[in-house]
């Protein structure tokens, strides 16, 4: 840091330094001198990686039993063992995180409280879904 994959309606705070910003951008709406960002000390959370893992599934081998049959094979099944895979949960080692659904919207679609219209129609709130973008982790350059 281009790309690919996965995850996000949950969760998690005290102190010190600091002194005006912060919530990715834009529009909103929020947080903030009852102290923002950043840094430090400690604490906590558990998304990903990592480790341990109850249980489940596949394959190979061993042995006992059963069934079929051309007597040497095929099939089934209990147990043991090896291996692959999945995995509730546990740990907190590597990252990450500890206001608000990724705070909401911004794009596409469904919808139709309501409005306009002579009419076919048309505009559209709440709500719902998808994408995009962003964030974090892993793979990778």
């Nucleotide at each position: 840091c281009a790309a690919c994959c996965a995850u996000g309606c949950a969760g998690a705070c005290g102190g010190g330094u600091g002194g005006a910003g912060g919530g990715a951008c834009a529009g909103g709406c929020c947080c903030u001198g009852c102290g923002a960002a950043a840094c430090c000390c400690g604490g906590c959370c558990a998304a990903c990686c990592u480790g341990c893992a109850a249980g489940g599934g596949g394959g190979g081998g061993g042995c006992a039993c059963c069934g079929c049959g051309c007597u040497c094979g095929c099939g089934g099944c209990a147990c043991c063992u090896c291996u692959c895979u999945u995995g509730a949960g546990c740990a907190a080692g590597g990252u990450g995180g500890c206001a608000a659904g990724a705070c909401c919207u911004c794009c596409c679609g469904c919808a139709g409280c309501g409005g306009c219209g002579c009419a076919c129609g048309u505009c559209c709130a709440a709500g719902c879904g998808g994408a995009a973008u962003g964030a974090u982790g892993g793979u990778g350059g």